[in-house]
RNA sequence: AAUCAACAAAAAGCGCCAGGACUACUGAUCGAACGGUAAAAGAUGAGUAGUUGACGAGGAGGAGGUUCAUCGAGCUUUCGGCGGAUGCCUCCCGGUUGUUACACCUCAACCGACAUAUUUGUCAUGGCAAACCAUCAAGGCGACUUGAUGAACAAACCAUACAAAUAAGGUGAAC
Numbered sequence: 001a002a003u004c005a006a007c008a009a010a011a012a013g014c015g016c017c018a019g020g021a022c023u024a025c026u027g028a029u030c031g032a033a034c035g036g037u038a039a040a041a042g043a044u045g046a047g048u049a050g051u052u053g054a055c056g057a058g059g060a061g062g063a064g065g066u067u068c069a070u071c072g073a074g075c076u077u078u079c080g081g082c083g084g085a086u087g088c089c090u091c092c093c094g095g096u097u098g099u100u101a102c103a104c105c106u107c108a109a110c111c112g113a114c115a116u117a118u119u120u121g122u123c124a125u126g127g128c129a130a131a132c133c134a135u136c137a138a139g140g141c142g143a144c145u146u147g148a149u150g151a152a153c154a155a156a157c158c159a160u161a162c163a164a165a166u167a168a169g170g171u172g173a174a175c
Base pairs, nucleotide, nucleotide: 014083015082016081017080019079020052021051022050023049024048025047026046028044029043030042055072056071057070061092062091063090064089065088066087093112094111095110096109097108098107102172103171104170105169106168117166118165119164120163121162122161124160125159126158127157133150134149135148136147137146138145139144
């Protein structure tokens, strides 16, 4: 130094790389044919070592299950693969509303401690986009990597406001 084991830290466009693409180095075959010894450009393919392989916004009650788990920007390798993941489904727990006093039970709908009913509507208001691009610096033989400065440009979703529509029963206490 490598390998193995242990410990610690580290994440969700997150982590990894055996396909592919690209770079460097080293060979092989063809080019190459008469004579002697030989060539070059180029083409094909191999080995080794590297590089690349998701830009932000949004998203977490618990348990189990499941896999192509939201949105746009850019580019057309952000291709492809593996793993994971706040998604989705079921159950549990909790909350709100069920027609304006209170409590509880059942049921229904919708949600997750920001749970303040739900649905539909509004070019309503708000929630600092980042990469890309341009200029430059550093590292590397190179493919590329890291950073600084500048100017921008989204959608989903959530919240607020307004409008319309929809929404059960029972018991108790009090008056």
Overview
The RNA shown here (glmS glucosamine-6-phosphate activated ribozyme aptamer) has 175 nucleotides and comes from Halalkalibacillus halophilus DSM 18494. Its Rfam family is "glmS glucosamine-6-phosphate activated ribozyme aptamer". Gene Ontology terms of the family: catalytic activity and regulation of gene expression. The family's RNA type in Rfam is riboswitch. The organism belongs to Halalkalibacillus halophilus, within Bacteria.